[in-house]
């Protein structure tokens, strides 16, 4: 950069010790223990592999609070709301 998906799913212990949810408001997690690091689990099905072509979860990623936590920029509408884009996240090239 260029495609693709992003309201489903799945957490426990062990070290640490105060912050985390990408930014900005909001809004929430957190000493009944954050972030990060191990170690086992599991989730999914983007690549690869087997293959009955639609399954398998082996192998490479990625994930395991809350829709991408929600808005944020446009358009419709009725204040609800709903549609879209940006921007962010993975994956393959």
């Nucleotide at each position: 950069c260029u495609u693709a998906u992003c309201a489903u799913g799945a957490g426990a212990a062990g070290u640490g010790g105060a912050g985390g949810g990408a930014c900005a408001g909001g809004c929430c997690c957190u000493a009944u223990g954050a972030a990060a690091c191990u170690u086992c689990a599991g989730c999914a099905a983007c690549c690869g592999g087997u293959u009955u072509u639609a399954a398998c979860a082996c192998g490479g990623u990625g994930c395991u609070a809350a829709a991408u936590c929600c808005u944020a920029c446009a358009g419709a509408g009725a204040u609800a709301u709903c549609u879209g884009a940006a921007a962010g996240a993975u994956a393959a090239g």